[in-house]
Context: one part of a larger RNA
RNA sequence: CACCGCCCGUCAAGCCAACCGAGUCAGCUGCACCCGAAGAUCCGCGUAAGCGGGUCGAAGGUGUGACUGGUAAGGAGGGCUAAGUCGUAACAAGGCAGCCGUACCGGAAGGUGUGGCUGGAUCACCUCCUU
Numbered sequence: 001c002a003c004c005g006c007c008c009g010u011c012a013a014g015c016c017a018a019c020c021g022a023g024u025c026a027g028c029u030g031c032a033c034c035c036g037a038a039g040a041u042c043c044g045c046g047u048a049a050g051c052g053g054g055u056c057g058a059a060g061g062u063g064u065g066a067c068u069g070g071u072a073a074g075g076a077g078g079g080c081u082a083a084g085u086c087g088u089a090a091c092a093a094g095g096c097a098g099c100c101g102u103a104c105c106g107g108a109a110g111g112u113g114u115g116g117c118u119g120g121a122u123c124a125c126c127u128c129c130u131u
Base pairs, nucleotide, nucleotide: 003094005091008087009086011084013081014080015079016078019075020074023071024070025069026068027067029065030064031063032062033061034060039056040055041054042053043052044051045050097118098117099116100115101114102113103112104111105110
């Protein structure tokens, strides 16, 4: 490359990362209980070696909970990607001025109601600035 301009969102395709997630797998760990080795300690017996019993007690088991990670039906959005689809919302008074808050509605940009703003054009009047 200057309106034969610019530009918005849904939808369709591909890639990427992250989120929610029934479930499932693993790790780590708290608590309660069961069982209970060695050893220590207590009691009893024995002159003694020791024996018998109790308490603590590793490992193991059962139940329940917390945390972390993997995987996952399904769900919702995001980013990016020369030439896809539908419209035309914004930029000029963008063809209904635009925008902000809010409510409702709509394939989508969005529309309408209501309150506000000028970062709106045009017109009228007033007050000023520059030349």
Molecule: small-subunit ribosomal RNA, 3' minor domain
Organism: Candidatus Omnitrophota bacterium